Transfer RNA from an uncultured Verrucomicrobiota bacterium, 72 nucleotides, folded computationally. Rfam family: tRNA. By type it is a transfer RNA. Its mean pLDDT, the model's own confidence on a scale to 100, is 81.
[in-house]
RNA sequence: UCCAGAGUAGCUCAAUGGUAGAGCAAUCGGCUGUUAACCGAUCGGUUGUAGGUUCGAGCCCUACCUCUGGAG
Numbered sequence: 001u002c003c004a005g006a007g008u009a010g011c012u013c014a015a016u017g018g019u020a021g022a023g024c025a026a027u028c029g030g031c032u033g034u035u036a037a038c039c040g041a042u043c044g045g046u047u048g049u050a051g052g053u054u055c056g057a058g059c060c061c062u063a064c065c066u067c068u069g070g071a072g
Base pairs, nucleotide, nucleotide: 001071002070003069004068005067006066007065010024011023012022013021018055026042027041028040029039030038048064049063050062051061052060
């Protein structure tokens, strides 16, 4: 330099153009001699950045940024 993949909640990951979710973590409560475990609730997001397409974009297109792998 070129090619491919990835970027979504504090962490690990879903969501095939139509209201962004789960588990863990955190907070509060229940359970009990107490803690852990278990149960319930709450809290959580500029979907990497900027544009474009569309009635509508996490999803499609373009450029850029970061990371990983490959080619030279």